[in-house]
RNA sequence: UCCGUUCAGGGCAAACCUAUCGAAAGGUAGGGGCGCAAAGCUACGGGCCUAAGGUUCUAUGGACUAAGGUCGCCGGGUUGCCGAAG
Numbered sequence: 001u002c003c004g005u006u007c008a009g010g011g012c013a014a015a016c017c018u019a020u021c022g023a024a025a026g027g028u029a030g031g032g033g034c035g036c037a038a039a040g041c042u043a044c045g046g047g048c049c050u051a052a053g054g055u056u057c058u059a060u061g062g063a064c065u066a067a068g069g070u071c072g073c074c075g076g077g078u079u080g081c082c083g084a085a086g
Stems, first nucleotide, its partner, number of pairs: 002086001003083002011036002016031006034072001040078003044075003047070003053065005
């Protein structure tokens, strides 16, 4: 430096519940733990979600659309603990 978890110190926190922001997806805080060797950060590429607003139609409904969201979907970029086996 790879690598992955042997050792040691630990870290994060799914679903769900409460409060709150948001049109929604979803976010934030507290509780809670499914899991994670980057489940730290980043929306750069892809995927997926939502559609306020906009466009459109056979129209009180439907379709499309991201500049919204998701990093605990994958990849990239970037930072980091330990040091067994290799």
c-di-GMP-I-GGC riboswitch aptamer from a Bacillaceae bacterium, 86 nucleotides, folded computationally. Taxonomically the source falls in Bacillaceae (Bacteria, Bacillati, Bacilli, Caryophanales).